[in-house]
Context: one part of a larger RNA
RNA sequence: ACCUACGAGUUACUUUUUCCGGCAAGGUUAAGCAUUUCAAAAUGUGUAGCCGAAGCGAAAGCGAGUCUGAACAGGGCGAUUAGUCGGAAGGAGUAGACGCGAAACCAAGUGAUCUACCCUUGGUCAGGUUGAAGGUUAGGUAACACUAACUGGAGGACCGAACCGAUAAGCGUUGAAAAGCUUCCGGAUGAGCUGAGGGUGGGGGUGAAAGGCUAAUCAAACUUGGAGAUAGCUCGUACUCCCCGAAAUGCAUUUAGGUGCAGCCUUGGGAAUUACUACUGUGAGGUAGAGCGACUGAUAAGAUGCGAGGGCUUCACCGCCUAUCAAGUCUUGAUAAACUCCGAAUGCGCAGUAGUUCGAUCCCAGGAGUGAGGGCAUGGGUGCUAAGGUCCAUGUCCUAAAGGAGAAGAAUCCGGACCAUCAGCUAAGGUCCCGAAAUAAUUGCUAAGUUGAACUAACGAAGUCAGAUUGCUAAGACAGCUAGGAUGUUGGCUUGGAAGCAGCCAUUCAUUUAAAGAGUGCGUAACAGCUCACUAGUCGAGCGAUCUGGCGUGGAUAAUAAUCGGGCAUAAACGAUCUGCCGAAGCCGUGGAUGUCGCAAGACAUGGUAGGGGAGCAUUCCAUGCCGCGUCGAAGAUGAGGGAUGACCCUUGUUGGAGCGCAUGGAAAAGCAAAUGUAGGU
Numbered sequence: 001a002c003c004u005a006c007g008a009g010u011u012a013c014u015u016u017u018u019c020c021g022g023c024a025a026g027g028u029u030a031a032g033c034a035u036u037u038c039a040a041a042a043u044g045u046g047u048a049g050c051c052g053a054a055g056c057g058a059a060a061g062c063g064a065g066u067c068u069g070a071a072c073a074g075g076g077c078g079a080u081u082a083g084u085c086g087g088a089a090g091g092a093g094u095a096g097a098c099g100c101g102a103a104a105c106c107a108a109g110u111g112a113u114c115u116a117c118c119c120u121u122g123g124u125c126a127g128g129u130u131g132a133a134g135g136u137u138a139g140g141u142a143a144c145a146c147u148a149a150c151u152g153g154a155g156g157a158c159c160g161a162a163c164c165g166a167u168a169a170g171c172g173u174u175g176a177a178a179a180g181c182u183u184c185c186g187g188a189u190g191a192g193c194u195g196a197g198g199g200u201g202g203g204g205g206u207g208a209a210a211g212g213c214u215a216a217u218c219a220a221a222c223u224u225g226g227a228g229a230u231a232g233c234u235c236g237u238a239c240u241c242c243c244c245g246a247a248a249u250g251c252a253u254u255u256a257g258g259u260g261c262a263g264c265c266u267u268g269g270g271a272a273u274u275a276c277u278a279c280u281g282u283g284a285g286g287u288a289g290a291g292c293g294a295c296u297g298a299u300a301a302g303a304u305g306c307g308a309g310g311g312c313u314u315c316a317c318c319g320c321c322u323a324u325c326a327a328g329u330c331u332u333g334a335u336a337a338a339c340u341c342c343g344a345a346u347g348c349g350c351a352g353u354a355g356u357u358c359g360a361u362c363c364c365a366g367g368a369g370u371g372a373g374g375g376c377a378u379g380g381g382u383g384c385u386a387a388g389g390u391c392c393a394u395g396u397c398c399u400a401a402a403g404g405a406g407a408a409g410a411a412u413c414c415g416g417a418c419c420a421u422c423a424g425c426u427a428a429g430g431u432c433c434c435g436a437a438a439u440a441a442u443u444g445c446u447a448a449g450u451u452g453a454a455c456u457a458a459c460g461a462a463g464u465c466a467g468a469u470u471g472c473u474a475a476g477a478c479a480g481c482u483a484g485g486a487u488g489u490u491g492g493c494u495u496g497g498a499a500g501c502a503g504c505c506a507u508u509c510a511u512u513u514a515a516a517g518a519g520u521g522c523g524u525a526a527c528a529g530c531u532c533a534c535u536a537g538u539c540g541a542g543c544g545a546u547c548u549g550g551c552g553u554g555g556a557u558a559a560u561a562a563u564c565g566g567g568c569a570u571a572a573a574c575g576a577u578c579u580g581c582c583g584a585a586g587c588c589g590u591g592g593a594u595g596u597c598g599c600a601a602g603a604c605a606u607g608g609u610a611g612g613g614g615a616g617c618a619u620u621c622c623a624u625g626c627c628g629c630g631u632c633g634a635a636g637a638u639g640a641g642g643g644a645u646g647a648c649c650c651u652u653g654u655u656g657g658a659g660c661g662c663a664u665g666g667a668a669a670a671g672c673a674a675a676u677g678u679a680g681g682u
Base pairs, nucleotide, nucleotide: 001682002681003680004679005678006677011095012094013093014092015091016090017089018088019087020086021085022084023083026051027050028049032045033044034043035042036041055062056061065077066076067075068074098236099235101233105226106225107224108223109222110221116200117199118198119197120196121195122194123193124192125190127159128158129157130155134151135150136149137148138147139146163187164186165185168183169182170181171180202218204214205213206212239616240615241614242613243612244611249262250261251260252259253258263370264369265367266366267365268364269363270362271361275356276355277354278353279352280351281350282349283348289342290340291339296336297335300332301331302330303329304328307325308324309322310321311320312319373398374397375396376395377394378393379392380391381390382389403414404413405412418592419591420590421589424587425586429582430581431580432567433566434565438579441577442576443575444574451569452568459554460553463551464550465549466548467547468546469545470544471543472542480538481537482536483535484534486511487510488509491505492504493503517532521530522529593606594605595604596603597602617671619668620667621666622665623664624663625662626661628660629659636655637654638653639652640651641650642649643648
């Protein structure tokens, strides 16, 4: 991992609702007793008790009323009748209460053959080294002291086997081993190691102390019991078909992943022109917008300047001035979720009319689930007018929705799947090939492979197309070419110099002119030189400036692998117009199933998670019937054929060798794919 077997809403009592049955203003017996019976049980008896038939009040009490009250008022609760006993089903409660699952808590016991420490009594430590105290002899001293040699044999002394340990590395790591092996390493006469016997017991022991050890178990051992502890948590919860079909919200919560009430779903019963939509009429309102010489606040510029500050003056008063602040007023401008003199559209209430539809509305009773939501669009808060962010509101879809489009994709677009069908029409989206359908038509635009997916900007540019305004132009424009571009004068000042061209000044003048600035740029130390403005000639037809729109261009930069999904395309790109076609489980045709309504004809309906309701299939056993089937072959196993909307059923071959079925009713140890399920097998 697979297969087989087992494996989870049960049972008792109490209570509530619905259905069925008996009796009914009544209903009913319990224990016990008697009889029958193999037994389970049945029948009879038993009237204790219980529920109902009357309530109200705290009670006395009164009573179809009663309580409150001064009340004959008002108000509260009642009255104008249906219950009760049993059975079945759905819930609730008490019990382990659908099943499995803790870590833990408590009690009583069992453990010191492992290990910790202690007690008693034993054992054990090759060999080598060092050489303390003391002593002896000699020297030495007044006597000591002291010195030397020898002796001596101390030590938690030294080196190092046994023994005890365990520093480092390697190997081992489904091991040879649930802690080992190899090499190196520490102690090795000591607080040493060790044998045997004994002691200390679980909130206790023991501990040279690591929360260590206490039998491979220790921040509280093990065994049994309380015990099916508890688990607002996780997982699992078994056959079929049919009808309906949610929620992820509000309030509260030692509450936030739980629960209660309400909301939304379902089943049964009941009720109305109830519900919804449109129109008409009539209302309330303060949002969007707008406005603010209409309030409250915020606010820019200017004018005026109450008042204040500063300066001047003065003995003081008076007075003058201001690069300061500034009330108020005026002019212009402009702002607000918590401003409003104003003020929509929608939405909402009520009434009327019409229409739609009728598993739409409301009420009562039984049963739920939900109370983690999510994306998108719109109006907002928050955030960075960030987020596949977060919090509200309105709608929608996913959730619980399959199908087509979007290359691929929960929620974007189209559209809601009862079944069959090798018939048709369309939606979104497409129509060169992959790929079903136009290499369709008309007309523009783009030259960037822009584009054919999404997505970017400020800013830059004689890209190109279209439009608008305006200027110059056959009295010759624009561009090019040829020629001129002078004089007073080197203007004045400044300066070392300043001559058109470092800088300053300005009546930047005047003259000759076709025209020529007291000079547009380059250049020189300063001049010089080149050039421009301006003019003439040549040429011969359009040339500039500004603005707007379309499509392009630069700006352009990311992480699996270059690319529009690909091939590729100059249209098969982009804009406008137009006609076909393709395209879905949509619509329609044909046939069929089920349900609701309906006399019928027929009409309508049939996606679905949690969940509610209905109808069935299969398994085991019991009762009754079939004067059922069966050694002329039951159940079971295995192959074939057939039937039903499905669970499933029927027939038959082989095997098997003794029991089994059908109908009706009853009773359940009544259906497995999952629980890191349990056991066995492979």
Model confidence (mean pLDDT): 83 of 100.
The part of an RNA shown here (large-subunit ribosomal RNA, domain II) has 682 nucleotides and comes from Ligilactobacillus ruminis.
It matches the Rfam family "Bacterial large subunit ribosomal RNA".